[in-house]
């Protein structure tokens, strides 16, 4: 330099060929317990890597760019 994959909550990952973002674990509160853990109920947490574009509507489509991983030279 070229090709491919990937980037979504603190972490691991979903998100159906565009319809307004979820799960598990972790965290917080409460219940239970002599107490802790476990269990149960609830709560909070996200400019979807960044800029621009298409569209009534973008995590998704187009474009530029950045990070990570792999391959080729």
């Nucleotide at each position: 330099g070229c090709c491919g994959a990937u980037g979504u909550a603190g972490c691991u990952c979903a998100g159906c060929u565009g319809g307004u973002a979820g799960a598990g674990c972790a965290g917080c509160u409460g219940a239970u317990u002599u107490g802790u853990a476990a269990u149960c109920a609830g709560c909070a947490g996200g400019u979807c890597g960044g800029g621009g574009g298409u569209u009534c509507g973008a995590a998704a489509c187009c474009u530029c760019u950045c990070g990570u991983c792999g391959g080729c030279u």